Context: one part of a larger RNA
RNA sequence: GAUUGAACGCUGGUGGCAUGCUUUACACAUGCAAGUCGAACGGUAACAGAGGAAAGCUUGCUUUCUUGCUGACGAGUGGCGGACGGGUGAGUAACGCGUAGGAAUUUGCCCAGUAGUGGGGGACAACAUGUGGAAACGCAUGCUAAUACCGCAUACGCCCUACGGGGGAAAGCAGGGGAUCACUUCGGUGACCUGUCACUAUCAGAUGAGCCUGCGUUGGAUUAGCUAGUUGGUUAGGUAAUGGCUAACCAAGGCGAAGAUCUAUAACUGUUCUGAGAGGAAGGACAGUCACACUGGGACUGAGACACGGCCCAGACUCCUACGGGAGGCAGCAGUGGGGAAUAUUGGACAAUGGGCGCAAGCCUGAUCCAGCAAUGCCGCGUGUGUGAAGAAGGCCUGAGGGUUGUAAAGCACUUUCAUCAGUGAGGAAAAGUUGAUGGUUAAUAGCCAUCAGCUGUGACGUUAACUGCAGAAUAAGCACCGGCUAACUCCGUGCCAGCAUCCGCGGUAAUACGGAGGGUGCAAGCGUUAAUC
Numbered sequence: 001g002a003u004u005g006a007a008c009g010c011u012g013g014u015g016g017c018a019u020g021c022u023u024u025a026c027a028c029a030u031g032c033a034a035g036u037c038g039a040a041c042g043g044u045a046a047c048a049g050a051g052g053a054a055a056g057c058u059u060g061c062u063u064u065c066u067u068g069c070u071g072a073c074g075a076g077u078g079g080c081g082g083a084c085g086g087g088u089g090a091g092u093a094a095c096g097c098g099u100a101g102g103a104a105u106u107u108g109c110c111c112a113g114u115a116g117u118g119g120g121g122g123a124c125a126a127c128a129u130g131u132g133g134a135a136a137c138g139c140a141u142g143c144u145a146a147u148a149c150c151g152c153a154u155a156c157g158c159c160c161u162a163c164g165g166g167g168g169a170a171a172g173c174a175g176g177g178g179a180u181c182a183c184u185u186c187g188g189u190g191a192c193c194u195g196u197c198a199c200u201a202u203c204a205g206a207u208g209a210g211c212c213u214g215c216g217u218u219g220g221a222u223u224a225g226c227u228a229g230u231u232g233g234u235u236a237g238g239u240a241a242u243g244g245c246u247a248a249c250c251a252a253g254g255c256g257a258a259g260a261u262c263u264a265u266a267a268c269u270g271u272u273c274u275g276a277g278a279g280g281a282a283g284g285a286c287a288g289u290c291a292c293a294c295u296g297g298g299a300c301u302g303a304g305a306c307a308c309g310g311c312c313c314a315g316a317c318u319c320c321u322a323c324g325g326g327a328g329g330c331a332g333c334a335g336u337g338g339g340g341a342a343u344a345u346u347g348g349a350c351a352a353u354g355g356g357c358g359c360a361a362g363c364c365u366g367a368u369c370c371a372g373c374a375a376u377g378c379c380g381c382g383u384g385u386g387u388g389a390a391g392a393a394g395g396c397c398u399g400a401g402g403g404u405u406g407u408a409a410a411g412c413a414c415u416u417u418c419a420u421c422a423g424u425g426a427g428g429a430a431a432a433g434u435u436g437a438u439g440g441u442u443a444a445u446a447g448c449c450a451u452c453a454g455c456u457g458u459g460a461c462g463u464u465a466a467c468u469g470c471a472g473a474a475u476a477a478g479c480a481c482c483g484g485c486u487a488a489c490u491c492c493g494u495g496c497c498a499g500c501a502u503c504c505g506c507g508g509u510a511a512u513a514c515g516g517a518g519g520g521u522g523c524a525a526g527c528g529u530u531a532a533u534c
Stems, first nucleotide, its partner, number of pairs: 001534004006530005013381006019374002021339001026337003030334003035080003040077002043073002047071003050067008087292003096217007105209002110205001113202004118152001120150002127142006158166003172197001175194003180191004218264003225255003230252008267289004271282004294315005317328004345371001347370003353367001354365004384414004394405004421469004428461001433455009478523005483504002489518005499506002
């Protein structure tokens, strides 16, 4: 000199863009952060509508009961998603990461192809009844549906001892419909036709994931030897898959001074800071990877987890209890206590982007987008402009003449950025819905899908940005330093005291070095100090 996730002191007008627990991976009150689908299912707890019945009277309303009939929908069965997104950096010196390769794998949703979707069955929730418990939560009996579950048939690919044999699938449901048939409470319903989205098997792709290898990846030798599933083989098991991954048997290997083992420290990288570079330091924000989710262990489900807001066991801690037993996990977003020099709101919205579910409308989303707080940083703007010598007053100095503060002020003439107030007002909006037209599918002018056009119409931010107008210099300057390094000097006080100081050093009666004042210098909404890196 540059830099910082900084802190402290004094000071502080405004806007934009960023950033904000570096310490206790300490403990957490409260709220929210993962749901969704009725177009899978039986249904109807709530709300609304409609129908029916009864009662009341004000004679067309009110009340009650009832019907899942309709819009919808609590709880439940079922599907998909809770493995993403979000947080943290404790552990890890490792194929963890980075880079370059590899073969023995898997991959829900998505995309393309091929072939199918036939025929049956028995349950379990919900519910009802009874019953246990303080609660959490159950238990027994009975009824019932499905895209839940289980068989039969069929089988491309799969397996075997390969002539031959073995084992293995599926699910339906919206919308619409001329005729025919069946049932009918004459409203319709079903068969049948059509058809959206689903379903099954298999193959290829895409994406994601698992695995292996070369090289690179901090310090310590006051750590020199380490290793028995250890190193290799055979056979078997196991896995999606290779492999001592595991087991039996056999052999005695394997690693190490180019640092094994042990120990300390540490998430890694793109990058960031500095530097002319070579290097050195760092890994906060953003992005990629990894690891973790109160501590330790374990598996279940699933395409994917050994799973932050799932389960089981053990432990510590906290809470409830009727003492028998139960409940919990902010390293999600806010917030609290504690620790600390130190780090923000228990805010708004799903309008946009993205994600989950859904045919869709839509619902959910502390992801995200915004707002709030903080000079924490970077950048921009302002705090007026011109004129003005009686060189005013006052202050300070003085050689007492004067000098300086100083065109500075006042005065005069202007301007109105910014802030205030009032008004106008983009863009972020693409969609979605509805109506019509055309085309495709189809027996169909239904329905559905696609395209186009018209109409309607969605903004948290937001009192938005921007622009216009009124008024008036009106709303806005400090901090450090002045002995040398180093730009900037005098007076008073003090008297080796009080104090200053990065270093050299200053102060013991004329201190440009302490304290104050006047003046000056430097930076400026900041300026200094401390800490840290180069």
Predicted 3D model of a 534-nucleotide part of an RNA (small-subunit ribosomal RNA, 5' domain) from an uncultured prokaryote. The full RNA is in RNAcentral, with records from ENA. Its mean pLDDT, the model's own confidence on a scale to 100, is 83.